A computed fold for a 156-nucleotide RNA from an uncultured delta proteobacterium, annotated as c-di-AMP riboswitch aptamer (ydaO/yuaA leader). It was read from a public genome assembly, where an Rfam model found it. Of the family's consensus pairs, 92% are formed in the model.
RNA sequence: AGGAGAAAGCAGCCGAGAUCCGCUCAGAAUUGAACGGAUGCGGGGGAACCAAUCAACUGGGGCGUAUUCCAAAAAAACGGUCGAAACCGUUUGCGGAUAGAGAACUUGCAGUCUCGAGCCCGUCAGCUAACCUCGUAGGCACCUGGAAGGGCUACC
Repeated sequence: AGGAGAAAGCAGCCGAGAUCCGCUCAGAAUUGAACGGAUGCGGGGGAACCAAUCAACUGGGGCGUAUUCCAAAAAAACGGUCGAAACCGUUUGCGGAUAGAGAACUUGCAGUCUCGAGCCCGUCAGCUAACCUCGUAGGCACCUGGAAGGGCUACC
């Protein structure tokens, strides 16, 4: 130097949202950004067969775990009644619960905690081979115990 073992220790999370190449710009450089391409990952449209085929309503549909229900103080908007008030209905607003989703290497068990939003298409789309097409963001610091199985690595 190389090989093997080994255990103290170490590993960021949600999400499809990553890697590589080319080119331009910035810079002393490591590098970063814009643009383009490829690969990987994710989504949508789209035959046959199958499914569906009535009517009405607030058309219908997609991404996403984010569906559904209950109750209620003030307040706001819209609609109905001839009309102000009043009354009735719907929506927002505020809590609780819930289908479901996540929690630090992976799987499983138990406990505990957190989320249960938001956005888009535009009258149009069931499934769907070939084919066509789009995205590759953003936001954070979410644990505990037992079992099994892996990765990296100093002293030794």